[in-house]
Context: one part of a larger RNA
This record gives sequence, C1' cells and structure tokens, in this order.
RNA sequence: GAUGAUCGCUGGCGGCGUGCCUGAGAUAUGCAAGUCGAACGGGAUUUAGUGAAGCCGCAAGGCAGAUCUAAAUUCAGUGGCGGACGGCUGAGUAACACGUAAGAAUUUCCCCCAAAGACUCACAUAGCUCACCGAAAGGUGGGGUAAUUUGAGAUAGUCUGUCCCGAUUUAUCGGGAUUGUAAAGCCGCAAGGCGCUUUGGGAUAAGCUUGCGUCCUAUCAGGUAGUUGGUGGGGUAAUGGCCUACCAAGCCUACGACGGGUAGUUGGUCUCAUGAGGAUGAUCAACCAGAGGGGGACUGAGACACGGCCCCCACUCCUACGGGAGGCAGCAAUCAGGAAUAGUCGGCAAUGGACGAAAGUCUGACCGCGCGACGCCGCGUGAAGGAUGAAGCUUCACAAGAGUGUAAACUUCUGUGGUAGGGGAAGAGAAAGGACGGUACCCUACUAGAAAGUAGCCGCUAACUGCGUGCCAGAAGCGUCGGUAAUACGUGGGCUACAAGCGAUAUCC
Repeated sequence: GAUGAUCGCUGGCGGCGUGCCUGAGAUAUGCAAGUCGAACGGGAUUUAGUGAAGCCGCAAGGCAGAUCUAAAUUCAGUGGCGGACGGCUGAGUAACACGUAAGAAUUUCCCCCAAAGACUCACAUAGCUCACCGAAAGGUGGGGUAAUUUGAGAUAGUCUGUCCCGAUUUAUCGGGAUUGUAAAGCCGCAAGGCGCUUUGGGAUAAGCUUGCGUCCUAUCAGGUAGUUGGUGGGGUAAUGGCCUACCAAGCCUACGACGGGUAGUUGGUCUCAUGAGGAUGAUCAACCAGAGGGGGACUGAGACACGGCCCCCACUCCUACGGGAGGCAGCAAUCAGGAAUAGUCGGCAAUGGACGAAAGUCUGACCGCGCGACGCCGCGUGAAGGAUGAAGCUUCACAAGAGUGUAAACUUCUGUGGUAGGGGAAGAGAAAGGACGGUACCCUACUAGAAAGUAGCCGCUAACUGCGUGCCAGAAGCGUCGGUAAUACGUGGGCUACAAGCGAUAUCC
C1' cells in the first nucleotide's frame, strides 16, 4: 500500500460499487420456460342466426326450443418451435483443460444469396365416448376421428453408391451407364404473404489434430499388453487402437516418465520504480467442468441434457402396506456450519431472450427499490466579531503567576443539512405505454437547531506533566518498562495524529 474481510469503541447525510471466502451440507413455501387457434380435431360456457316435434289460436300468428351455422372465451390433447440459451457453482481436473499460434478428415436448427420443385394415394392414433382396475400415482380393453403426425407410389436437374472411358498435379477433374433418395400446407375477396422439399454457396456455432507455455515432490526411477505400429473390418458428422481380428515388438523416461500432493485456466487484480519479479484468480469478461453420489442411453441441427427419461446407492416424504413421489451449486427464504456475508420486495417501463403473421404471452435474465460505514468518493457538524483573558479543572513555594483559551458567554449572519408546504422530470426513435416515483431536481418558509470520535504521547514515532502503585498490579510490535521521586503500569489535566471514522487481528507485495 491492498482486502469479498472480521472484532472493539463510536456513528450525521448523499452518490457509485459490493455482500456464504466455511458444509458441491440438508431444505418447508412461493416463483425461475414457455408459446402458437394463421398446423389439427374435440369438450364446456356465452352470444347471434336457423328454426323441427309439440302446445295455444277460427285464422293471422304466438309459445317452445331439437338440429345446424357463425363468433367469442376457456380447457386439456395431437402437432410445431423452444426447454442444449439465459441463470448458479468450482466438487473434480496437472489435462490439448486453459492461453497462444497453426492445421485438415467434418457437421451446422434458425438467418442470407442462387437454382429447381411441391404430383397421386393410404393406414393409424391421442383427445372424445363406453366399460373396467387402483387408496393414490396411474392404468387396461371396445368404438370411432383430424392434421404442417405417419406410411406407400411417381418424378430426380443437382445429390449418394457402383462401374466404364479420357485427362493430369495420383486424388482430383470432365463425360457416359446404372442403383438409391423429396415435399405440407395455412392465411387472404384478390394481389400476395408465411411456410414445405432438394442442391450449391455464405454467415454463425460446434467437434477434431498439432507446436509452444502452464504448481510442489526423487524420502516416487523405471513405467506400459490395446500397450507402440501396420493390414482388413466395424463405428463416427469427421481423423484416429475409438473398437475388433490378425501380424510385428514396439512406445515413454534423468530435457524427470510413472507415482504422490495441491489446484478450475485466462483476460485481469494487488504490490513494486507504471520495470523485472512476487502474490492472487471475489465482482466484470472468455473458456472448461458439474447439477444429491455413480452409470446409461433416447429425442434432437445441437445433450449423453440443473428445473427430461431409465437403473443402482444414500437420504426425505405420502400410503388403504399392495405401491408411489422428490432433488434450490436458479431468485428469495429456513436450519446447520462459521469470526463472518442481505428482502420469503416491485416491474416487464427499458435492454435482451423464447414462441407467434401480429396483437401479445412468458421471462427471480434484467431493470429497480430495500438491508449492511463492507469499500471508494463527496459534503456537513457552522461563519464573522468577541478579554473584564469569567467560572471550573490542572499546575504551582498552594503566594504571585501559568495552561485550557477567542475557547465559552454575548452580538451579527448563513442554510450544506433538518422540518413543513408548493411545483415536478428525462429515461419512451410516431400515437399510447414508467416499476423506479410524487424519486431526482426547482421554489418558498422556519431552524445553529439532530450531528465527533478513536488511538497514541520512553526510542523507533508527531505529542508531557501531577497523583496513585512499589519487580506488586500491570504494559509490550521490537528494544524493553515496573523493586518509593515511573514522561513506559492505573488515573486527572494538557498535547499529537487521523477523522464519520479510528484502532486491533488475519493475509499478500
């Protein structure tokens, strides 16, 4: 000098930041991922239209409301897109994990550009309805239904596989033959729009390989059989012992292999001469890893998936004992642990995200408010005058005097702040729309009124005296101090430093 700090004493205001470093311990409750009716068929409710049977009437007609249609709202379901982002944490990891620089054998939903196409049919299934089982979670069977769900056929420029010919840079190009593979509709009066399929290119994102860099330990010296390489095959989006069969016997290591310990890495941050180095990796940003512990795959463009699924283990809860349910290292909050770390707050107004043609819905991301002197910065606790140098206190030969000290009283003034009243935003690119917020800010009135402490005073080190104590009581960072005149202990007065803080402790340079 610094800190995500803690502890003691003290504490007026504001702005901007920041706040579980310990048990990756356990969690009551609420919320944190939905959306689309312009993909689809239904249920319920309401409204409007239609108006059958029946009833009244001599008739005209009236009552009545089945059925059907339309619209709106709502409910779950099928289907699509999104739940792989955003948010949290740092357990593991000494590794191509990260940083940096290169590379080739790859994929990429949505988006952009270009080209071509979207023909003909069909089987189901949820919802619904009927019946049944179960305490519940949930499940079984019959019937029947829709789609941008699913399947079959057609077409195939391009694409995929195989073969042939030619060219050459020998793994590419050009030509030919053959095999295989597409599609979906919706809205609109229409124009048209949004989608769908195939191919090529781009953008974005991701996977993979390599050089170099990256802690301690030799009281760890040898390690390794899929091990190292090859061939065939499999697998992957893709290279590769990634996997497998066979063959060879290699490969790493004193330039530290292998083992053990510790640790997320970086941009940065702190310190220092703003250098080199050392320490560190909170907040913010990039990457990685994890989601009670372990394992696994499914779906999908993308996961081996925090708020998805399956299995095992530990724990908790419900149960009719047969069986079920759960996962805060999301935001708040609770218990525990600890020296120690906040509200079960408001809003989608802004920025951003998901879905939607849009209106919009959702969003504990985010924007805000609240709490904490935890940090940094700013302001205040008054200003000018005022000596008879008051009283008190301290000192002192207890005489004079000296100090506290222009300090106070007293006079005049100001209004940062405080209190009360009035006005009142920007943040919202065109109309409307502001949680913050009646906030910031402005005006007026009143008011010196609410507002100073902490540590030290032997040397280092700025600042000295009286009394008490008497190697006691005690102090102490180091040197040390205290045994009767202690500037070092305790206390009074005085003084010094910093100041809404000041000291102590811990850690780093």